Source information: Bacterial RNase P class A from a Neisseriaceae bacterium, 334 nucleotides, folded computationally. It matches the Rfam family "Bacterial RNase P class A". From the family's description: Ribonuclease P (RNase P) is a ubiquitous endoribonuclease, found in archaea, bacteria and eukarya as well as chloroplasts and mitochondria. Taxonomically the source falls in Neisseriaceae (Bacteria, Pseudomonadati, Betaproteobacteria, Neisseriales). Its mean pLDDT, the model's own confidence on a scale to 100, is 79. RNAcentral holds the sequence, with entries from ENA. A source record names the gene rnpB.

[in-house]
RNA sequence: UCGCAAGGUCAGACAGUCGCCGCGUGGCAACACGGGGAGGAAAGUCCGGGCUACAUAGAGCAAAAUGCCAGUUAACGGCUGGGUAUCGCAAGAUAACGGAAAGUGGCACAGAAAACAAACCGCCGCAAGGUAAGGGUGAAAAGGCGUGGUAAGAGCACACCGCAUCACGGGUAACCGUCAUGGCAGGCUAAACCCCAUUUGUAGCAAGACCAAAUAGAAUACGCAGAUGCUGCUCGCGGAGUAUUCGGGUAGGUUGCUUGAACUUAUUGGCGACAAUAAGUCUAGAUGAAUGACUGUCCAACGACAGAACCCGGCUUAUCGACCUUACGAUGGU
Numbered sequence: 001u002c003g004c005a006a007g008g009u010c011a012g013a014c015a016g017u018c019g020c021c022g023c024g025u026g027g028c029a030a031c032a033c034g035g036g037g038a039g040g041a042a043a044g045u046c047c048g049g050g051c052u053a054c055a056u057a058g059a060g061c062a063a064a065a066u067g068c069c070a071g072u073u074a075a076c077g078g079c080u081g082g083g084u085a086u087c088g089c090a091a092g093a094u095a096a097c098g099g100a101a102a103g104u105g106g107c108a109c110a111g112a113a114a115a116c117a118a119a120c121c122g123c124c125g126c127a128a129g130g131u132a133a134g135g136g137u138g139a140a141a142a143g144g145c146g147u148g149g150u151a152a153g154a155g156c157a158c159a160c161c162g163c164a165u166c167a168c169g170g171g172u173a174a175c176c177g178u179c180a181u182g183g184c185a186g187g188c189u190a191a192a193c194c195c196c197a198u199u200u201g202u203a204g205c206a207a208g209a210c211c212a213a214a215u216a217g218a219a220u221a222c223g224c225a226g227a228u229g230c231u232g233c234u235c236g237c238g239g240a241g242u243a244u245u246c247g248g249g250u251a252g253g254u255u256g257c258u259u260g261a262a263c264u265u266a267u268u269g270g271c272g273a274c275a276a277u278a279a280g281u282c283u284a285g286a287u288g289a290a291u292g293a294c295u296g297u298c299c300a301a302c303g304a305c306a307g308a309a310c311c312c313g314g315c316u317u318a319u320c321g322a323c324c325u326u327a328c329g330a331u332g333g334u
Stems, first nucleotide, its partner, number of pairs: 001330003005326006012298007020037002023034004039305001043316002046314005051204004058235004063200005068082005083097001084095004098195002103193002105189003120135002122131003143161002146158003162184001163182003167178004208255004217246006229237002262281008
């Protein structure tokens, strides 16, 4: 200098004029003054919760979710660290990462034969028969490679590798390493059914609570011999109305609603995610829907992707640009 990889920060600032919303103070009010007012993803609704109701609160089954180990967290399928496998020269990246020796199922076509699976060509033999090393088919064909042995061959035998098991060492563990024994269950697939381990009430802010207004009921069915409901089913709990149809009246407001598992800084502990302690800060709450427009200066940015509606922790997706840190590879110079 170029390429590649892993992270982080920013989303405008200052001043003026006009306009909108909410809060605080003053005011009978009009209004005045002061502070504040869309995102890094607010998006998707994919996960996890807080909160509210059922509700007085359970048990079992079914169903569903996750799937290497350890930690962190309110919790998670998240995050952090480690292990194994694959890819990459490497820094690194990805993983739907338990079990195929419990059972069932699938592997088209081709091929002789596709798992209780084997003889088409071939090799040996006079023949009967033996054989599965070589060839062919295929994604996959009786573990691989080499030597010996054989009529020809075959773990038939042996050395090494693979596989299985025991012991020892390191590690909290997943796992790694070493030695020994054994000719050894002839494949893949569980994002197929299934088995194993762990976990899981339901519904959702249009949840709920309160005030105001208005009212006109009728019929049918079920129901204290226990309905509706919790709950998909059973047990259990509970205790008075429930459901459908026809017909009539009213429908405005308050709250939930923003002080939080919150944020910033420092110290300590930790590889880290994070935790504890101390100090400080208050940062939108609209309701047919506010947060805007103009001017000047600075500037890489208001030009991209794009607008809060109960809140928070994540993940995923979209995206104009600017800056910073670290690591790896290549080339050249000193």